The prediction has a mean pLDDT of 76. Predicted 3D model of RNase P RNA and transfer RNA as a complex of 426 nucleotides. Rfam match: Bacterial RNase P class A. It is annotated as a ribozyme.
């Protein structure tokens, strides 16, 4: 200088007249409450207020309590009130020339089961072709049949039962050996750890899936501010079904309540209010207020204006969205700009 | 504001449970049949499985994320 990566920020800023909504305070009218208008002073979205994915808070239902089930997480270390959170660190994979980004994480040899389409002999202890031996016909071949060995070659496939070279054998074969490669285990070093690194022993080498059921380990009771609490106001009742019914959307247990035929409850049809304080918060609320115009100044763009550079003027012109019970977090949307470290590349000192 | 479902051809479904060639029916084309049309009968087209990313040899089916439409909750007696 181009282009690129991470990690913080901001996300429009001053001022001017018109608005909009909450609360104070003056007038001024209705006689007081209040309400209405006029004036004023104050406060009034966001980094995501969003999707509602998590997780608390608060509430009602036991003071929320055992078991099963069901559903979530699932590496080490740390931070949090928690949490499908942060924030640093490891295995294993993918992308990038690099900064770096990004998916994944408990078990498939120490529980089981259940898949693995087509193809192919076989998809988990697998002889279809080929190999090798014995035999036993006869048409005397590099031949057919049969027993029986044998995963070294083929072929199929996403995936074929360690790789490569010996030795060995009729023919092979971890059958045995050196090497490498994977597991196990024991040891020493570093690490708080997950883990790394190096050595030894052991041929142990029998494949993928748990975002397929399931084991293990840890956690969850339920339902939500239309949750609840106070107060007003107003009507009518009728019918089925009923011994138990509610507190949980599933089940047992225990608890609590109402009920037991003068009848709790469910349903089904009619019947009344569609109010007001609270929960609610130093915007707040109630289908929901935070606008809209001038002007100036700041990025930004394009014209003047060219072989490339640029002033002055002149135009256009700031995204994504927007609180409704209140936090912490995740995840999507987001023009544009600021600062910091880095990488690559080019050209100079 | 709070729960809860659906999304597959033009339209109206099935398949998702237990992953393995993406189907029915109406509807559209062509061709028989008929004077000529309907109806019938024979062949035929025609698909980002709402999108985008994982997992798996393979995803409509599983998992996570957006994005649409639909549905249901007020209180007294």
């Nucleotide at each position: 200088c181009a282009g690129g990566c991470u990690g913080g920020c901001c996300g429009g800023g001053c001022g001017g007249u018109c608005g909009c909504g909450g609360c104070c305070c003056g007038g001024u009218g209705c006689a007081c409450c209040g309400c209405a208008c006029c004036g004023g002073g104050u406060c009034g979205a966001g980094g995501a207020a969003a999707g509602u994915c998590c997780g608390c808070a608060c509430u009602c239902c036991a003071u929320a309590g055992g078991g099963c089930a069901c559903g979530a997480c699932g590496c080490c270390g740390g931070g949090g009130a928690a949490a499908c959170c942060c924030c640093g660190g490891g295995a294993c994979g993918g992308g990038g020339c690099a900064a770096c980004c990004u998916g994944c994480c408990g078990g498939a040899u120490c529980a089981g089961g259940g898949c693995c389409a087509c193809a192919g002999a076989a998809a988990c202890a697998a002889a279809c072709a080929g190999c090798c031996u014995u035999u036993g016909c006869c048409a005397a071949g590099u031949g057919c049949a049969a027993a029986g060995g044998u995963c070294a070659u083929g072929g199929u496939g996403a995936a074929a039962a360690g790789g490569u070279g010996g030795u060995g054998u009729a023919a092979g074969a971890g059958a045995c050996c050196a090497c490498c490669g994977g597991c196990g285990u024991c040891c020493g070093c570093a690490g708080c750890a997950a883990u790394g690194c190096g050595g030894g022993c052991g041929g142990c080498c029998a494949g993928g899936u748990a975002a397929c059921c399931c084991c293990c380990g840890c956690c969850g009771g339920g339902a939500g501010c239309a949750a609840g609490g106070c107060c007003a106001a107003g009507c009518a009742g009728g019918g089925a079904c009923g011994a138990g019914a509610g507190g949980c959307g599933g089940c047992c247990c225990g608890c609590c309540u109402c009920a037991c035929u003068u009848g709790a409850g469910u349903c089904c049809u009619g019947g009344g209010u569609a109010g007001g304080c609270u929960g609610c918060a130093c915007a707040g609320a109630g289908a929901g207020a935070u606008g809209a115009u001038c002007g100036c100044a700041c990025a930004g763009g394009c014209g003047u204006a060219u072989a490339a550079c640029a002033a002055c003027c002149g135009c256009c012109g700031g995204a994504c969205a927007g609180a409704a019970u209140g936090c912490g977090g995740c995840u999507u949307a987001u023009a544009g700009g600021c600062c910091a470290g880095c990488c690559u590349g080019a050209a100079g000192a | 504001c709070g729960g809860g479902g659906u999304g597959u051809a033009g339209c109206g479904c099935a398949g998702u449970u237990u992953g393995g060639c993406a189907g029915c029916g109406c509807a559209c084309c062509g061709c028989g049949u008929u004077u000529g049309g309907g109806a019938c009968g024979c062949g035929g087209g025609g698909g980002u499985c709402g999108g985008c990313g994982g997992u798996u040899c393979a995803a409509a089916u599983c998992c996570g994320c957006c994005c649409a439409c639909c549905c249901c909750g007020a209180c007294c007696a």